């Protein structure tokens, strides 16, 4: 330099055009307990990497860029 893959909650990941974006773990609060753990209930936490485009409608499709990883030279 060319090409490919990935980017979604603090972490690991779902979500392949249809509306208010979810799960597990973690965090916080309450209950339970002599205390802690376990268990139960609830809550907070996301400008879906950035910017444009297509569409009635985009996390999803297209383009460029950024970051991480990989193949070739």
């Nucleotide at each position: 330099g060319u090409c490919c893959u990935u980017g979604u909650a603090g972490c690991u990941c779902a979500g392949u055009g249809g509306a208010u974006a979810g799960a597990g773990c973690g965090u916080u609060u309450g209950g339970u307990u002599g205390c802690g753990g376990u268990c139960c209930a609830a809550a907070a936490g996301g400008u879906c990497g950035u910017a444009g485009g297509u569409u009635c409608g985009a996390c999803u499709c297209c383009u460029a860029c950024c970051a991480a990883g990989g193949a070739c030279a």
The prediction has a mean pLDDT of 81.
The RNA shown here (transfer RNA) has 73 nucleotides and comes from a Candidatus Moraniibacteriota bacterium.
Its Rfam family is "tRNA". It is annotated as a transfer RNA. About the family: Transfer RNA (tRNA) molecules are approximately 80 nucleotides in length.